Transfer RNA from Methanospirillum sp., 75 nucleotides, folded computationally.
Its Rfam family is "tRNA". Rfam classes the family as a transfer RNA. Gene Ontology term of the family: triplet codon-amino acid adaptor activity.
Its mean pLDDT, the model's own confidence on a scale to 100, is 82.
It was read from a public genome assembly.
RNA sequence: GCAUCGAUAGUGUAGUGGUCAUCACUAGGCGUUGCCAACGCCUAAACCCGGGUUCGAGUCCCGGUCGAUGCACCA
Numbered sequence: 001g002c003a004u005c006g007a008u009a010g011u012g013u014a015g016u017g018g019u020c021a022u023c024a025c026u027a028g029g030c031g032u033u034g035c036c037a038a039c040g041c042c043u044a045a046a047c048c049c050g051g052g053u054u055c056g057a058g059u060c061c062c063g064g065u066c067g068a069u070g071c072a073c074c075a
Base pairs, nucleotide, nucleotide: 001071002070003069004068005067006066007065010025011024012023018055026044027043028042029041030040031039048064049063050062051061052060
């Protein structure tokens, strides 16, 4: 350099164009307990950036950034 795949709460993760974007951990609150732990309930927090298509985009298309893998180059 070329190709393919990927980027979603603080971390990990699901999401075949149509509810308020899923679940776990995390954090806070409440309950339970003599206290702690554990457990239960509630709450908080996210779609990498820009553009396009569409009534509607996390999802499809184009460009960019970053990462992984393969190939090429390596005087």
NCBI's taxonomy places the organism under Archaea, Methanobacteriati, Methanobacteriota, Methanomicrobiales, Methanospirillum.